[in-house]
Molecule: transfer RNA
Organism: archaeon
RNA sequence: GGGCUCAUAGUUCAGUGGAUAGAACGGUUGGCUUCGGACCAGCAGACGAGGGUUCAAUUCCUUCUGGGCCCA
Repeated sequence: GGGCUCAUAGUUCAGUGGAUAGAACGGUUGGCUUCGGACCAGCAGACGAGGGUUCAAUUCCUUCUGGGCCCA
């Protein structure tokens, strides 16, 4: 320098064009408990950034940023 690929919650992952973006663990509030753990119920928390296509974009295209792999 060229090619491929990934980026969604604090962490690990679903979601491939339309419904409120979900799960597990973690956090937090309450219940239970002498206290804690476990268990039960609830709550908060996310689409890397810009632009484009579309009636509609987390999803498709593109640029950038960052990670990984391959070639030179």